[in-house]
RNA sequence: GGGCCCAUAGCUCAACGGCAGAGCAGUAGCCUUUUAAGCUAUUGGUUGGAGGUUCGAAUCCUCCUGGGCUCA
Numbered sequence: 001g002g003g004c005c006c007a008u009a010g011c012u013c014a015a016c017g018g019c020a021g022a023g024c025a026g027u028a029g030c031c032u033u034u035u036a037a038g039c040u041a042u043u044g045g046u047u048g049g050a051g052g053u054u055c056g057a058a059u060c061c062u063c064c065u066g067g068g069c070u071c072a
Base pairs, nucleotide, nucleotide: 001071002070003069004068005067006066007065010024011023012022013021018055026042027041028040029039030038048064049063050062051061052060
């Protein structure tokens, strides 16, 4: 230098172009003599950045940034 893959909640990951979700973690409550465990509820997101296509983009296209693999 060329090619490919990845980037979504604090963490690990989902999400046919049509309401952005789960588990864990956090918070509150219940239970318990207390803690842990268990049960219930709940907070938390400029979907890495900038443009484009579209009625509508996490999703499709281009560029950039970061990371990984591979070829030379």
Transfer RNA from Candidatus Gottesmanbacteria bacterium RBG_16_52_11, 72 nucleotides, folded computationally. Lineage of the source: Bacteria > Bacteria candidate phyla > Candidatus Gottesmaniibacteriota. Model confidence (mean pLDDT): 80 of 100. The RNAcentral record of the sequence draws on ENA. It matches the Rfam family "tRNA". The family's RNA type in Rfam is transfer RNA. Rfam describes the family as follows. Transfer RNA (tRNA) molecules are approximately 80 nucleotides in length.